[in-house]
RNA sequence: UUAUGUAAGGGGCAAAGCAGUUGAAAGACUGUGACGCAAAGCUAUAGGGCCUUUCAAAUGGCAGCCAGUUGCAGGA
Numbered sequence: 001u002u003a004u005g006u007a008a009g010g011g012g013c014a015a016a017g018c019a020g021u022u023g024a025a026a027g028a029c030u031g032u033g034a035c036g037c038a039a040a041g042c043u044a045u046a047g048g049g050c051c052u053u054u055c056a057a058a059u060g061g062c063a064g065c066c067a068g069u070u071g072c073a074g075g076a
Stems, first nucleotide, its partner, number of pairs: 001076002004073002012037002017032006035064001041069003047066002049062003
């Protein structure tokens, strides 16, 4: 640099549920818990999409939907 994510060592993250806090809601946070994840790291004023509220919208949310971006493992 390139393609791949298979055989991922050390390890990492943590769905649903339950309890508490917060919020109009969606949702978020903490604890517990592990369904899964090779980016389940980061980005919600680059974009699409979705959710909530609403007459309609977002100035509210979702990165564990696509995407963007930075890494990691082994090989060449």

The RNA shown here (c-di-GMP-I riboswitch aptamer) has 76 nucleotides. Rfam family: c-di-GMP-I riboswitch aptamer. A reference for the family is Weinberg et al. (2007), "Identification of 22 candidate structured RNAs in bacteria using the CMfinder comparative genomics pipeline", Nucleic Acids Res. It was read from a public genome assembly, where an Rfam model found it.